[in-house]
RNA sequence: GCGGGUAUGGUUCAGUGGUAGAACGCCAGCUUGCCAAGUUGGAAACGGCGGUCCGAUUCCGCCUACCCGCA
Numbered sequence: 001g002c003g004g005g006u007a008u009g010g011u012u013c014a015g016u017g018g019u020a021g022a023a024c025g026c027c028a029g030c031u032u033g034c035c036a037a038g039u040u041g042g043a044a045a046c047g048g049c050g051g052u053c054c055g056a057u058u059c060c061g062c063c064u065a066c067c068c069g070c071a
Stems, first nucleotide, its partner, number of pairs: 001070007010024004018054001026042005047063005
């Protein structure tokens, strides 16, 4: 330099053109003599810029980061 893949809460992963989910973690209440466990509730995310579309996290292009291959 060329080609391909991946990018979603703090972490690990789902997911779909129409309000974005789970587990663990975090915060608060309840429970307990205290802790842990349990239970109820809560905060928190679609890498960036454009395009298509009534509507984009999803489709398309480019960029960025990481991974794989080729040179």
This is a predicted structure of a 71-nucleotide RNA (transfer RNA) from Candidatus Jorgensenbacteria bacterium CG23_combo_of_CG06-09_8_20_14_all_54_14. Its mean pLDDT, the model's own confidence on a scale to 100, is 82. RNAcentral records the identical sequence in 2 taxa. NCBI's taxonomy places the organism under Bacteria, Bacteria candidate phyla, Candidatus Joergenseniibacteriota. Its Rfam family is "tRNA". By type it is a transfer RNA. The RNAcentral record of the sequence draws on ENA.